[in-house]
RNA sequence: CAAGUGUAGUGGGCGGUCGCAGAAUUUUGCCAAUCGGCUAAGUUUUGAGGAAAGUCCGGACUCCACAGAGCAGGAUGCUGGCUAACGGCCAGGCGGGGAUAACCCGACGGAAAGUGCAACAGAGAGUAAACCGCCGAGCUGACGUGCUCUGCAUGUCAGCGGUAAGGGUGAAACGGUGAGGUAAGAGCUCACCAGCAGCUUGGUGACAAGCUGGCUCGGCAAACCCCAUCCGGAGCAAGACCAAACAGAGGAAGGUUCUGGUGAAAACCAGACGAACGUCGGCUCGACGUCUCCCGGGUAGGUCGCUUGAGGCGAUUGGUAACAAUCGACCCAGAUGAAUGGCAGCCCAAGGUCACUGUAACGUGACCGAGGACAGAAUCCGGCUUAUAGCUAAACUGCCAA
RNA sequence: GUCCUUGUAGUUCAACGGAUAGAACUGCCCCGUCCUAAGGGGUCAAUGCUGGUUCAAUUCCGGCCAAGGACACCA
Numbered sequence: 001c002a003a004g005u006g007u008a009g010u011g012g013g014c015g016g017u018c019g020c021a022g023a024a025u026u027u028u029g030c031c032a033a034u035c036g037g038c039u040a041a042g043u044u045u046u047g048a049g050g051a052a053a054g055u056c057c058g059g060a061c062u063c064c065a066c067a068g069a070g071c072a073g074g075a076u077g078c079u080g081g082c083u084a085a086c087g088g089c090c091a092g093g094c095g096g097g098g099a100u101a102a103c104c105c106g107a108c109g110g111a112a113a114g115u116g117c118a119a120c121a122g123a124g125a126g127u128a129a130a131c132c133g134c135c136g137a138g139c140u141g142a143c144g145u146g147c148u149c150u151g152c153a154u155g156u157c158a159g160c161g162g163u164a165a166g167g168g169u170g171a172a173a174c175g176g177u178g179a180g181g182u183a184a185g186a187g188c189u190c191a192c193c194a195g196c197a198g199c200u201u202g203g204u205g206a207c208a209a210g211c212u213g214g215c216u217c218g219g220c221a222a223a224c225c226c227c228a229u230c231c232g233g234a235g236c237a238a239g240a241c242c243a244a245a246c247a248g249a250g251g252a253a254g255g256u257u258c259u260g261g262u263g264a265a266a267a268c269c270a271g272a273c274g275a276a277c278g279u280c281g282g283c284u285c286g287a288c289g290u291c292u293c294c295c296g297g298g299u300a301g302g303u304c305g306c307u308u309g310a311g312g313c314g315a316u317u318g319g320u321a322a323c324a325a326u327c328g329a330c331c332c333a334g335a336u337g338a339a340u341g342g343c344a345g346c347c348c349a350a351g352g353u354c355a356c357u358g359u360a361a362c363g364u365g366a367c368c369g370a371g372g373a374c375a376g377a378a379u380c381c382g383g384c385u386u387a388u389a390g391c392u393a394a395a396c397u398g399c400c401a402a
Numbered sequence: 403g404u405c406c407u408u409g410u411a412g413u414u415c416a417a418c419g420g421a422u423a424g425a426a427c428u429g430c431c432c433c434g435u436c437c438u439a440a441g442g443g444g445u446c447a448a449u450g451c452u453g454g455u456u457c458a459a460u461u462c463c464g465g466c467c468a469a470g471g472a473c474a475c476c477a
Base pairs, nucleotide, nucleotide: 001398003397004396005395007393008392009391010390012347013346014345016343017342018341020047021046022045023044024043025042026041027040029038030037031036049374053385054384056383057382058381059380060379061235062234063233064232068285069284070283071282073231074230075229076228077227078092079091080090081089082088093108094106095105096104097103109226110225114224115223116220117219131167132166133163134162135161138160139159140158141157142156143155144154145153146152147151175193176192177191178190179189180188194216196213197212198211199210200209201208202207239304240303241302242301250294251293252292255273257272258271259270260269261268262267276290277289278288279287297476298475299474311330313328314327315326316325317324318323351368352367353366354365355364356363403473404472405471406470407469408468409467412427413426414425415424420457429445430444431443432442433441450466451465452464453463454462
């Protein structure tokens, strides 16, 4: 500070007045033997957010076997740490971007376990192939030329063949560049580079550096899958208690079993076992229970859960940091058709209007101005994501301008 | 408040990761008829939005947006 970069804080302030909700307290009236309850009036005090949102993750709490076994299913995925836990955070590694910057981004395990996919184009798409090309060393044939002429040498062409340099197709064609080599070529050979495997050193580790080796072993796992780790289910309309009211009238499902008793028999009662159903909302086992489902009927009341908590604030210490420990003082919304609002005043600010100077920009003065940022608790926390006008602060970078 | 489901032409539905996204009804134009209707031919019209994975996305994976549904207690 022209240009960039990431952070942190704030999210109008001050009192006045009239209300609304919670808590504490005083008084009046009524009920109650008492504690106390209801009603009315007064006093004091407190009263939305950084995201209260989306409900995307993770927990606390409650109930169901205090949470069981196996399979299936789901989630996560570099390394180390933090945490109650996490898909979060911190630090580091690797890759990419940026100016080889500050800094930012990364679903960043495995393709050498297996299965699968790759349209169209193209010769060939996965131990692949030869379209145009390139070659004439080898074999066969045809036609020339030469000679010492049943033959040999040499040239051209065709076939068999060799090749993967070059062209072409494609998102992708089995390493790249250079030299040697060859008929032409090719890791065929060599040097460097990339990649792979092994070893050594450093690091807790991801990984990095070096050496050696044989020469190349493609892409997709946000395809199935494999490996490692984690996950029981439901959710405050959880759940507990009180009160009120109604009809358990009807339907469905569920034993041709055994034992005992009563009985002349039908049948009834008790127990065992099994089935069914529920907890259990994927299946099987297992445990516990005896009901369950549909339809119909009734109530739409109250209390608890409910806000003191992995709480925020300040200081010190440890740690690079996330974070942790100790000490100190503090209490900071608890409503239930659901409170947190209305009115007027002053100040600050974006912005707007007018006037003056003035080409304009800028500036000065006056007036208006929160008539507008996103948005509002609902059991509670930790995160992520998304929305957000403006204002403030301290930093960092140094390609190019002064 | 909590928990689910679904977004494709105007409507109802299809679509293995590979097409110019398909069908029926509707709309519009033409033929047909004296006029309409039936019928025939043609035509318009869509993947909610935005990022990512992949050579390639309606399809697979995030994040937003919108719509719809279920859930009280007592006997």

Annotation: Predicted 3D model of RNase P RNA and transfer RNA as a complex of 477 nucleotides. Its mean pLDDT, the model's own confidence on a scale to 100, is 75.